[in-house]
Molecule: transfer RNA
Organism: uncultured archaeon
RNA sequence: GGGCCCUUAGCUCAGCCGGUAGAGCACCUGACUCUUAAUCAGGGGGUCGCGGGUUCGAAUCCCGUAGGGCCCG
Numbered sequence: 001g002g003g004c005c006c007u008u009a010g011c012u013c014a015g016c017c018g019g020u021a022g023a024g025c026a027c028c029u030g031a032c033u034c035u036u037a038a039u040c041a042g043g044g045g046g047u048c049g050c051g052g053g054u055u056c057g058a059a060u061c062c063c064g065u066a067g068g069g070c071c072c073g
Stems, first nucleotide, its partner, number of pairs: 001072007010025004019056001027043005049065005
């Protein structure tokens, strides 16, 4: 220098062909319990790495760019 993959909630990840974001764990509240834990019920939390473009509509398509991983020279 070139190619491919990854980047979504605090963490681990899902969301494949565009239709307006979800799970588990964690966290908060309540129930239960002498208390804790466990269990049960409910709840908060994300401009989808960043910047543009296409579109009525983009996490998803296109371009650029940042970080990480692998391979080639």